[in-house]
RNA sequence: UCCUUAUCCAGAGCGGUGGAGGGAAUGGGCCCGAUGAAACCCGGCAACCGGUUUAUAACAAACAAGGUGCUAAAUCCCACAGCAUGGCGAUGCUGAAAGAUGAGGA
Numbered sequence: 001u002c003c004u005u006a007u008c009c010a011g012a013g014c015g016g017u018g019g020a021g022g023g024a025a026u027g028g029g030c031c032c033g034a035u036g037a038a039a040c041c042c043g044g045c046a047a048c049c050g051g052u053u054u055a056u057a058a059c060a061a062a063c064a065a066g067g068u069g070c071u072a073a074a075u076c077c078c079a080c081a082g083c084a085u086g087g088c089g090a091u092g093c094u095g096a097a098a099g100a101u102g103a104g105g106a
Base pairs, nucleotide, nucleotide: 001106002105003104004103005102006101007100008099013042015041016040017039021032022031023030026079027078028077029076043071044070045069048067049066051063052062053061054060075098080095081094082093083092084091085090
């Protein structure tokens, strides 16, 4: 990098360094940011894998935080398709695509 698969409305700082951007990419929207963005450190969280304890025929529950991950807003919202409502603008729902993360594989 690619493939398969599961999940994506839960959770997580009023700390330090830093000094202007950030919310994946493109377009649109809407937000966050000098009352301090990104990044790094510390702290925290507990979805996945693994661990411990209890328990089972099987499921399961609790705990810790090892691997990885995460720590504004649903993956911030829309974009494509279908359905519903509506006179229109549009709105709602479902799915797809794209993306993120884990696990497995090439």

Record summary
Predicted 3D model of a 106-nucleotide RNA (SAM riboswitch aptamer (S box leader)) from Luoshenia tenuis. The RNAcentral record of the sequence draws on Rfam. Lineage of the source: Bacteria > Bacillota > Clostridia > Christensenellales > Luoshenia. Model confidence (mean pLDDT): 83 of 100.